[in-house]
Context: one part of a larger RNA
RNA sequence: GGAUGAACGCUAGCGGCAGGCCUAAUACAUGCAAGUCGAACGGGUCGCAAGAUCAGUGGCAAACGGGUGCGUAACGCGUAAGCAACCUGCCUCAUACUGGGGGAUAGCCCGGCGAAAGCUGGGGUAAACCCGCACGGUCCAGUUUUAUCACCUGGUAGAACUGGUAAACAUUUAUGGGUAUGAGAGGGGCUUGCGUCUGAUUAGCUAGUUGGCGGGGUAACGGCCCACCAAGGCGAUGAUCAGUAGGGGUUCUGAGAGGAUUGGCCCCCACAUGGGUACUGAGAUACGGACCCAACUCCUACGGGAGGCAGCAGUAGGGAAUAUUGGGCAAUGGACGGAAGUCUGACCCAGCCAUGCCGCGUGCAGGAUGAAGGCGCUCAGCGUUGUAAACUGCUUUUAUCAGGGAAGAACAGUAGUGGUGCGCCAUUAUGUGACGGUACCUGAGGAAUAAGCACCGGCUAACUCCGUGCCAGCAGCCGCGGUAAUACGGAGGGUGCAAGCGUUGUCC
Repeated sequence: GGAUGAACGCUAGCGGCAGGCCUAAUACAUGCAAGUCGAACGGGUCGCAAGAUCAGUGGCAAACGGGUGCGUAACGCGUAAGCAACCUGCCUCAUACUGGGGGAUAGCCCGGCGAAAGCUGGGGUAAACCCGCACGGUCCAGUUUUAUCACCUGGUAGAACUGGUAAACAUUUAUGGGUAUGAGAGGGGCUUGCGUCUGAUUAGCUAGUUGGCGGGGUAACGGCCCACCAAGGCGAUGAUCAGUAGGGGUUCUGAGAGGAUUGGCCCCCACAUGGGUACUGAGAUACGGACCCAACUCCUACGGGAGGCAGCAGUAGGGAAUAUUGGGCAAUGGACGGAAGUCUGACCCAGCCAUGCCGCGUGCAGGAUGAAGGCGCUCAGCGUUGUAAACUGCUUUUAUCAGGGAAGAACAGUAGUGGUGCGCCAUUAUGUGACGGUACCUGAGGAAUAAGCACCGGCUAACUCCGUGCCAGCAGCCGCGGUAAUACGGAGGGUGCAAGCGUUGUCC
C1' cells in the first nucleotide's frame, strides 16, 4: 500500500447492488416451514338432486428443497480412469399382455380400561389393500451346446431340456391406469492411479491382522461376516501415535514464483440433543418417521406420559459484534392431481444496519475602498482568514408538495373461430401483480433540506501564538516535555481524504 462476514470513537443528506451470530453443534416460549388425490374405496353430516364437507383405508410424495461444519487426515475431496462385479421410482421409446377366483381389515356398531397419552374385546364392510389359480411370452433361474468377441474369473447372440413367476381397474368410451421385458436419459453404488496440514522431544505397528479354500450376506466385488488352513501385511519414500482441520471451484495479495483463504454463491461430504438399531421404500440406516439407552425440560390423579429450531422469524445466554415473531404464492422451481387447484419461511419481495462497493448532492457566475470579527506582527499601521462573506444575477440535481404512472404476464382455465394425423395445434376475446400508486415521467415554489474526520518534528503533504515546565501528557519507529516545545493541551492558519474519517484485529 491493498484486502476484510469486521469491531470501536467522532460524524452523517440520498439512491442502486450486495452482505449481515466468525463466539455457545448452548438451552429454547410461540407461530409457521409437507402435503396432495373423491377420475382408487366404503362410510358419516348437509342437500330433492347435482354436489359440498369430514375422518378413515389406499396411492404418490415426504430420501427433494432448507440448515450447520460437530466429526473426519479419509478413496472424504480434487483430477483421471475402470465395473466382463452393480442398482435405478417418476420421464421417453419399443414389444406383448391386462383371464378367472378367494381373503382380511380400518372407518362403523355394541362393550371395557385409563387423569391423560392412548389401548383393547366382540360383530360386520369396500377397494387399484392382501393371497392363490391359469393361458402364454426365449420373461427369470439352472444344465448342456453352437457362433462370435474378449480385459483373469467371462460378455453377447442363438438352440435344447428342467423348474418358476405378473397384472387393477376407473370414467365422460376414448383415454387414463396396471403387469412383464428390452433400450434411453438422468441419478446413484463400488474399485483404482496421482495429489491433499504439522510434529521423530511419536520408531516400530498389526490378530480378522495379511493371504488362501469353502460358505453366508449384498444390487454388486470384497475378512463385509463365519469355519478351517498358512504366517503373513505396513514402516525413515515416515508406518503407528499425537495435534489441527470439512474438501474443492474460488477469493485476497504479489511483476511473477509463491503465500494466505474457503464468509456470500455453486459442487461433493458429514451431521440433525449424545450414542446405538433396524423397519418401510426405487432410494434412508431417514432434521420437522419408528424403537432402545442416557442427559435435560414439561404434564400428571404418581400408575404413567410428552419433547428435540445446526428450517424461517423470535427469546434467553455467551460475546467487541451480526437484522423482522413482516407480505405474497404475482413470477421461477418443487410435491400431488386428468384438470381446476391445494401446499410450499424453497423462492420472490418488503423492513433494520454507512457493513462494503458504486453513483449523486450539499450550489454556479460575478463581486475589493480587500467590510466587520478572529489570529499574527517590527502594532497610528500592516499581513492573513479572503472572492471567502455581504450584495447582484442564474440554476433546481436532491429534498418537499401536486399530477400521471409501468415492465416484470408467459401461461393455465373459460367462450368463440379455423385446421387436424383426433393426440392436439393456431388465433380472437376474457382473466391473473405480493412488491406498489413503487420505479419512472411532468410540474410548482425556493439556495432553499444536506460536512465531517484525521493529521501538520523526520519518515510524510501541511506552522505560528498562548498555556504547561521531565509535570500534565504524546508516541507506529526514531524519540518529544526539566521556562521562548513547529512533537504535550488550546487557538488561528494549513494539509489529506470525504458521507465518511481515524484507531484496533487478521492476511499478503

Small-subunit ribosomal RNA, 5' domain from Spirosoma arboris, 508 nucleotides, folded computationally. The coordinates come from a structure-prediction model, not an experiment, and the mean pLDDT is 84. Its Rfam family is "Bacterial small subunit ribosomal RNA". NCBI's taxonomy places the organism under Bacteria, Pseudomonadati, Cytophagia, Cytophagaceae, Spirosoma. The sequence was found in a public genome assembly.